RNA sequence: AUCUUAUCAAGAGUGGCGGAGGGACUGGCCCUGUGAUGUCCGGCAACCGGCUUUAAGAGUACGGUGCUAAAUCCUGGAGGAUUAUGAUCCUAGAGAUGAGAU
Numbered sequence: 001a002u003c004u005u006a007u008c009a010a011g012a013g014u015g016g017c018g019g020a021g022g023g024a025c026u027g028g029c030c031c032u033g034u035g036a037u038g039u040c041c042g043g044c045a046a047c048c049g050g051c052u053u054u055a056a057g058a059g060u061a062c063g064g065u066g067c068u069a070a071a072u073c074c075u076g077g078a079g080g081a082u083u084a085u086g087a088u089c090c091u092a093g094a095g096a097u098g099a100g101a102u
Stems, first nucleotide, its partner, number of pairs: 001102008013041001015040003021031003025076001027074002042068003047064003050060004072094001078091005
């Protein structure tokens, strides 16, 4: 990097460092010197492993990840349903993360 598969409306700091951008991309709409992104610590969760459990299921949070503004913040090129014609909803796609494979 590609493929398969599961999940994505819950949860998580009034902390240290640092000092200007950030929310994947588009268009929006937002966050941000009342300190963003990042990083350290803390925390959340429980996908994989470990342990407990005869097993299923469950528990734990020891190890590997992940996450810690807003639904994946909303949205898009496609298909479909409804409609009071303003719009609403669903599927797939796109994206993120885990596990497995090449």
This is a predicted structure of a 102-nucleotide RNA (SAM riboswitch aptamer (S box leader)) from Syntrophobotulus glycolicus. The coordinates come from a structure-prediction model, not an experiment, and the mean pLDDT is 83. Its Rfam family is "SAM riboswitch aptamer (S box leader)". About the family: The SAM riboswitch is found upstream of a number of genes which code for proteins involved in methionine or cysteine biosynthesis in Gram-positive bacteria. Of the family's consensus pairs, 97% are formed in the model.